[in-house]
Context: one part of a larger RNA
RNA sequence: CUGGGCGUAAAGCGUGCGUAGUGGUUCGUUAAGUCUGAUGUGAAAGCCCCGGGCUCAACCUGGGAAUUGCAUUGGAUACUGGCGGGCUAGAGUACGGUAGAGGGGUGGCGGAAUUCCUGGUGUAGCAGUGAAAUGCGUAGAGAUCAGGAGGAACAUCCGUGGCGAAGGCGGCCACUAGACCAGUACUGACACUGAGGCACGAAAGCGUGGGGAGCAAACAGGAUUAGAUACCCUGGUAGUCCACGCCCUAAACGAUGCGAACUGGAUGUUGGGGGCAAUCAGGCCUUCAGUAUCGAAGCUAACGCGUUAAGUUCGCCGCCUGGGGAGUACGGUCGCAAGACUGAAACUC
Numbered sequence: 001c002u003g004g005g006c007g008u009a010a011a012g013c014g015u016g017c018g019u020a021g022u023g024g025u026u027c028g029u030u031a032a033g034u035c036u037g038a039u040g041u042g043a044a045a046g047c048c049c050c051g052g053g054c055u056c057a058a059c060c061u062g063g064g065a066a067u068u069g070c071a072u073u074g075g076a077u078a079c080u081g082g083c084g085g086g087c088u089a090g091a092g093u094a095c096g097g098u099a100g101a102g103g104g105g106u107g108g109c110g111g112a113a114u115u116c117c118u119g120g121u122g123u124a125g126c127a128g129u130g131a132a133a134u135g136c137g138u139a140g141a142g143a144u145c146a147g148g149a150g151g152a153a154c155a156u157c158c159g160u161g162g163c164g165a166a167g168g169c170g171g172c173c174a175c176u177a178g179a180c181c182a183g184u185a186c187u188g189a190c191a192c193u194g195a196g197g198c199a200c201g202a203a204a205g206c207g208u209g210g211g212g213a214g215c216a217a218a219c220a221g222g223a224u225u226a227g228a229u230a231c232c233c234u235g236g237u238a239g240u241c242c243a244c245g246c247c248c249u250a251a252a253c254g255a256u257g258c259g260a261a262c263u264g265g266a267u268g269u270u271g272g273g274g275g276c277a278a279u280c281a282g283g284c285c286u287u288c289a290g291u292a293u294c295g296a297a298g299c300u301a302a303c304g305c306g307u308u309a310a311g312u313u314c315g316c317c318g319c320c321u322g323g324g325g326a327g328u329a330c331g332g333u334c335g336c337a338a339g340a341c342u343g344a345a346a347c348u349c
Base pairs, nucleotide, nucleotide: 004320005319006318007303008302012317014200015199016198017197021192022191024087025086026085027084028083029082030081032080033079034076035075036074037073038072039071040070041069048064049063050062051061052060053059090190091187092186093185094184095183096181097180098179103176104175106174107173108172109171110154115149116148117147118146119145120144121143125136126135162169163168205246206245207244208243209242210241214240215239219235220234221233222232257316258315259314260313261312262311265294266293267292268291269290270289271288272287273286274285275284276283298305299304322349323348324347331342332341333340334339
């Protein structure tokens, strides 16, 4: 160096974009890689082989082989590379349609509900629990009617439905991005992956300034209990919301990296296309793209996976190597901090 692995045993980076890496088909050329011949060199000794000399051996000695390499030079041209010219099957662009909680942005609009305030009616309870109590209420609560304020979230529709790279996305209206389908035209390998790098990245948390209805860490009180720093109840502040700037983590999960090809089927569902049938608002067949369930072969330690592979292969990246110590210490980078990333050893079983 090669050989093993990564759904659940250790192991897929949270996700994307992208520099090095790898790369379709055909013709010509070159001859760098590659193959081959020759020459030079690759010191001697040693190792190995065949001999010789000390009585043998160790030892000494002659010849050969080896020295897998390097340089120069003559050839070969299938493959890889370089250069040049083509091609259209990969990839992309235009034109025509379709679906969608995809994203962003500034607003604007809408109704239901909770809370609070004002006024009316009205009187003794309300609230809460397993049962209670704290709490609210005769200074008029709760109930009910009318009006007003404010914040947050969008019931029904809602669906193993949809969209997005992931995080994630759900009232309505206005701008922008991607995906899918059908066929024609065009570009002509423009592709795949991606160490470093860059960007995005739930919640919580941090900074500054707003906002604050409901909910609610902390906190207070009431219960429960042997105790109850809890579970239950009454309150309640950060926070949750907005703007800008940080943080960069997660059971960031399909615990399954991305791309490509190949390999029986059955059933649902979403978005397109085609055909057949058709008075019947509606059928049958087929083909793409998604999303599910069950399963041939095969795989798997089993569970299970099974054209959305964990099957059969190729390209590239990441990662694993007994448990604990430990995701700790130290150092470094980043951060306002919290901390994050990178990441050991002694010792021990």